c-di-GMP-I riboswitch aptamer from a marine eukaryotic metagenome, 82 nucleotides, folded computationally. Of the family's consensus pairs, 95% are formed in the model.
RNA sequence: AAAUGGCAAACCGCUCGAAAGGGCGGGACGCAAAGCGUCGGGCCUAAACCUCGGAAUGGGGCAGGGUUGCCGUGCUGCCGAA
Numbered sequence: 001a002a003a004u005g006g007c008a009a010a011c012c013g014c015u016c017g018a019a020a021g022g023g024c025g026g027g028a029c030g031c032a033a034a035g036c037g038u039c040g041g042g043c044c045u046a047a048a049c050c051u052c053g054g055a056a057u058g059g060g061g062c063a064g065g066g067u068u069g070c071c072g073u074g075c076u077g078c079c080g081a082a
Base pairs, nucleotide, nucleotide: 006031007030011026012025013024014023015022016021029069035075036074037073039072040071041070042067043066044065049061050060051059052058
């Protein structure tokens, strides 16, 4: 550079969840690891809990929740001009 293919954003429907977000189906924005792991960092949410208040469907704090298609890192993987 090719070739066989792979995954699947936004959005829509159903569903789980307090939420962030996840699952299934449709759908393709893109991705050479957009395969797997929250191990380190970042970011998102804040139910329970703590706290403020006369009180509120109120305010504040806080991940053990989430994001691997935010980054790093570890492991694994297709093709082959080289």